[in-house]
């Protein structure tokens, strides 16, 4: 250079034949439990879905472009 995968919450990941309030798991804070603590248990707070533009009534999701990042091939 072409081409391809990945990118969603603090950490891993699910969600991707468009439409549900955007979710789980650990982690974190509050409770409850215990004499404390650790373990369990409930709740809560955390997300402009890597940036932009398009299409579309409607975009995490489809097109473009572009940033990181891993591969392939040259």
């Nucleotide at each position: 250079g072409u081409c391809g995968g990945c990118a969603u919450a603090g950490c891993u990941c699910a969600g991707c034949u468009g439409g549900a309030u955007a979710g789980a798991g650990c982690a974190u804070u509050c409770g409850c439990c215990u004499c404390c603590u650790a373990a369990g248990c409930u709740a809560a707070g955390g997300g402009u879905c890597g940036g932009a533009g398009g299409u579309u009534c409607a975009a995490a999701u489809c097109c473009u472009c572009u940033u990181g990042u891993c591969g392939a091939c040259g």
The RNA shown here (transfer RNA) has 74 nucleotides and comes from a Lachnospiraceae bacterium. Rfam family: tRNA. The coordinates come from a structure-prediction model, not an experiment, and the mean pLDDT is 80. RNAcentral holds the sequence, with entries from ENA.